The part of an RNA shown here (small-subunit ribosomal RNA, 3' major domain) has 481 nucleotides and comes from an uncultured bacterium. Rfam family: Bacterial small subunit ribosomal RNA.
Context: one part of a larger RNA
RNA sequence: UGACGGGGACCCGCACAAGCGGUGGAGCAUGUGGUUUAAUUGGAAGCAACGCGAAGAACCUUCCCAAGUCUUGACAUACUGUGAGGACACAAGAGAUUGUGUUGUUCUGACCUUUGGUUAGACACAGAUACAGGUGGUGCAUGGUUGUCGUCAGCUCGUGUCGUAAGAUGUUGGGUUAAGUCCCGCAACGAGCGCAACCCCUAUGUCUAGUUGCCAGCAGUAAGAUGGGGACUCUAGACAGACUGCCAGUGAUAAACUGGAGGAAGGUGGGGAUGACGUCAAAUCAUCAUGCCCCUUAUGCUUAGGGCUACACACGUGCUACAAUGGGUGGUACAGAGGGCAGCCAAGUCGUGAGGCGGAGCUAAUCCCUUAAAGCCAUUCUCAGUUCGGAUUGUAGGCUGAAACUCGCCUACAUGAAGCUGGAGUUACUAGUAAUCGCAGAUCAGAAUGCUGCGGUGAAUGCGUUCCCGGGUCUUGUACA
Repeated sequence: UGACGGGGACCCGCACAAGCGGUGGAGCAUGUGGUUUAAUUGGAAGCAACGCGAAGAACCUUCCCAAGUCUUGACAUACUGUGAGGACACAAGAGAUUGUGUUGUUCUGACCUUUGGUUAGACACAGAUACAGGUGGUGCAUGGUUGUCGUCAGCUCGUGUCGUAAGAUGUUGGGUUAAGUCCCGCAACGAGCGCAACCCCUAUGUCUAGUUGCCAGCAGUAAGAUGGGGACUCUAGACAGACUGCCAGUGAUAAACUGGAGGAAGGUGGGGAUGACGUCAAAUCAUCAUGCCCCUUAUGCUUAGGGCUACACACGUGCUACAAUGGGUGGUACAGAGGGCAGCCAAGUCGUGAGGCGGAGCUAAUCCCUUAAAGCCAUUCUCAGUUCGGAUUGUAGGCUGAAACUCGCCUACAUGAAGCUGGAGUUACUAGUAAUCGCAGAUCAGAAUGCUGCGGUGAAUGCGUUCCCGGGUCUUGUACA
């Protein structure tokens, strides 16, 4: 100087407390461990692995397994030789591939020349060797990228001064702040990386502009269809607006704090992006790159099939429930944000339905996905393992796709399991939040209860900091470095 302490002081955080909803019990989905297996590829491992990489394993993907092939190779560059390449048919085979036959005998450029020849290139085949290739090993050889403490308020430097020196000072102290934020003091004076601000979205208004958007008044209609209009909504560009600016009090006359006015908004308005010096030999050689090591008729390449989907069990994360603040039936209302041409798919029509037929429109403020759901109004059920709950199973169908057996999703009918609110424990959340309700998108032929977004309805509590956890500052002890 640090680190540590079941030492001290001060402060902060959904850390506790106060509330509210979960999880831990059930069924299922999904990930992991374990076990099994020919293989169940491999990685991730307290917080910070476990709906994680994977924004989507039937084949492919795919790395794994058991088989069938190939050996200059599926891919790159270089050399030599030959020739276009190809198309079609048949046969063998699981296919890769192999064999046979028919057809065809080239394309581009330059030069010489005009039957054509020479040469270069493209492409294919054959040969030889340099080499290719490796999701093989090492993340404890590395780059790059990422997680984490933590959006915590810290981490340092120059000069000066002090100390023999390691070092100290500044950065401590008194106040204050979300903040090493600011003020005052001070052997310090300044500066840098962080904080804040500058950026984006959102909340208010003004101006500009009105199509595909809008419709107050006029005409008009089944309908903002149409004429017309730019007021309003909205769209999208420019600006304004918030700065403790104003007032009062407190305070050291400071910084600031408390209250108030005006205001759409008030003290960082709300949200996002933004992550200092560093810590964990943290993660990743399987995104990629890369040193070294290893394989080279195989640890490379290729084919069809299987596996990654197994199942006495254990754990994590979710979904659905156990019902009446509910279930069923009928009627009826209101979003936002996205996506669409190998696409989104309207009207109409067939089907109980999944869906089929059909074909209009749309490269989109125009058309489509697209009827949002909870809600509201009626009605029924009356506390039951039930008209709760839907697992499981059977049958019949639909869709995608060469192909749904292993192993997809959906529909109808039938079946109707556990479950009556969950032990010890554990966890999210402070406001348009929790809870609850639906909608969209990426990936994607098909395949979400996951993920990422979007809006609708919309709470309770917060006395406070004694305690638990984590963090910051000062100080003290130390047989630790």